[in-house]
Molecule: SAM riboswitch aptamer (S box leader)
Organism: Ferruginibacter sp.
RNA sequence: CACUUAUCAAGAAAGGCAGAGGGUAAUGGCCCGAUGAAGCCUUGACAACCUAUCCCCAAAAAAGGAAAAGGUGCCAACUCCAUCCCAAUUAAGGGAAGAUAAGUC
Numbered sequence: 001c002a003c004u005u006a007u008c009a010a011g012a013a014a015g016g017c018a019g020a021g022g023g024u025a026a027u028g029g030c031c032c033g034a035u036g037a038a039g040c041c042u043u044g045a046c047a048a049c050c051u052a053u054c055c056c057c058a059a060a061a062a063a064g065g066a067a068a069a070g071g072u073g074c075c076a077a078c079u080c081c082a083u084c085c086c087a088a089u090u091a092a093g094g095g096a097a098g099a100u101a102a103g104u105c
Base pairs, nucleotide, nucleotide: 002104003103004102005101006100007099008098013043014042015041016040017039021032022031023030026083027082028081029080044075046073049071050070051069053066054065055064079097084094085093
């Protein structure tokens, strides 16, 4: 990179460096940005995909629940909105694509 499964309506800050872009295919929009973008560093928060632990099950598991030590992730706007189908009254409808996690190769 590819494949499979699950989730994507919620949630979450400061400081320093830096100095003009950014919102994760592309296009069209619409937003954010010198009251400081992207990026890097430090501390913290959010969440609960995986591992460890506890409760429950009890004989052992699975499922369920708790907490958050470790591994990721993430901390503007529904995945910011739309672009394929249905609908045309609104799509928190269905797909495709994308992102994240785990597994396989």